Description: Predicted 3D model of a 75-nucleotide RNA (c-di-GMP-I riboswitch aptamer) from Actinoplanes sandaracinus. The sequence was found by an Rfam model in a public genome assembly.
[in-house]
RNA sequence: GGCCGCAAAGAGCAAACCCGGCGCAAGCCGGGGACGCAAAGCCACAGAGCCCAAUGGGCUGGCUGGGCUACCGAC
Repeated sequence: GGCCGCAAAGAGCAAACCCGGCGCAAGCCGGGGACGCAAAGCCACAGAGCCCAAUGGGCUGGCUGGGCUACCGAC
């Protein structure tokens, strides 16, 4: 350095739900809260699903695939 994620160590994120706010909505942001997560960090390229003011636009990365980056260190 790569692979790997079985252990260890120090960390991290935050489902549902509740409150406040934004949005037509899906949903998003902040606070609380933890179902879980070895990338539950980032990216909407492909598929899939969802929404709409619909021949177009939006949302979901904690749906699948893919891309990029990263802590630790058993084999």